SAM riboswitch aptamer (S box leader) from Indibacter alkaliphilus LW1, 105 nucleotides, folded computationally. Model confidence (mean pLDDT): 84 of 100. Lineage of the source: Bacteria > Pseudomonadati > Cytophagales > Indibacter > Indibacter alkaliphilus.

């Protein structure tokens, strides 16, 4: 990098560095930003996908709940919103794309 499956309306910031754009890509909106954004580092935190541990159910497979110091991930706004299809027209449903995890390759 590719494939498959799952999830994406919840949650979680301080310091230092840097210095101009940033919010994945394209278009249109909207928002953040020299009162320093984005990004990087450190510290802290959130969450519970994997692993681990605890408790319960179960014949097994497995399932529900909890912990969390391991592996990741994440810490403005729903994945910021819309775009394609359906539609009873809705603050509706689905798809695609993207991100993350796990497995395989």
């Nucleotide at each position: 990098g590719a494939u498959u499956u799952a999830u994406a309306a919840a949650g979680a910031a301080g310091a230092g560095g840097u210095g101009a754009g940033a919010g994945a890509a394209c278009a249109g909106g909207c928002u953040c930003c020299a009162a320093g954004a984005c990004c990087c580092u450190c510290u802290g935190g959130c969450a519970a996908c994997c692993a681990u541990c605890c408790c319960g159910a179960c014949a097994c497979a497995u399932c529900a709940g909890g912990a969390a110091a391991g592996g990741u991930g994440c810490c403005a706004a729903u994945a910021c919103c819309u775009g394609c299809c359906c539609u009873a027209a809705g603050u509706g449903g689905g798809a695609a794309c993207u991100a993350u995890a796990a497995a395989u390759u």